RNA sequence: UAGAUGGAAGCUUAUUGGUUAGAGCAUUUAGCUGUUAACUAAAAAAUUGUAGGAUCGAGGCCUGCCCAUCUAG
Numbered sequence: 001u002a003g004a005u006g007g008a009a010g011c012u013u014a015u016u017g018g019u020u021a022g023a024g025c026a027u028u029u030a031g032c033u034g035u036u037a038a039c040u041a042a043a044a045a046a047u048u049g050u051a052g053g054a055u056c057g058a059g060g061c062c063u064g065c066c067c068a069u070c071u072a073g
Base pairs, nucleotide, nucleotide: 001072002071003070004069005068006067007066010025011024012023013022018056027043028042029041030040031039049065050064051063052062053061
C1' cells in the first nucleotide's frame, strides 16, 4: 500500500429493515445466615466505532474515515 473479517453495558454476546436494543457474568441494594460464601429478589448500566447517504422507518443496506486482527507485496 492492497484485500478480507470485525467494532453493541465493565467483560462475553443475542438481535430476519418495524413500534422501550435483550441475556449471562460482574457491580449495587435488600432478604436469608452467628459471619462470609452460596442462594433468592430488585436496581443501575448501551445514542450498537465515527461522519454521511438510500428508505416511511437502520444495530442490520451503501460510501468515506478511525481502530483491531489476518493475508499478500
Molecule: transfer RNA
Organism: Squalomugil nasutus